[in-house]
């Protein structure tokens, strides 16, 4: 150089024929409980707004009533040719 695979909240991971992004589990923050800790049991936990409501699947662009998910491009990283 050439040909494949991956890329989604703090981390791991799901979404099945393009059709409500964030399931699951970990962590984290509060709260039960305890003398205290741990365990365990509720509840929260993406960003930006006072709110409505906007944004957000590495990064751009494109098809399409819609794109994590198809096409092009390009970053980062494994594989396998030469």
């Nucleotide at each position: 150089g050439c040909g494949g695979g991956u890329g989604u909240g703090g981390c791991g991971u799901a979404a099945u024929u393009g059709g409500u992004a964030g399931c699951c589990g970990c962590g984290u923050c509060a709260g039960a409980c305890u003398u205290a800790g741990g365990a365990u049991c509720u509840g929260a936990u993406g960003c930006c707004g006072c709110a409505a409501g906007g944004c957000g699947u590495g990064g751009g662009g494109g098809u399409u009533c819609g794109a994590g998910u198809c096409c092009c491009u390009u970053c980062a990283u494994c594989c396998g040719c030469a």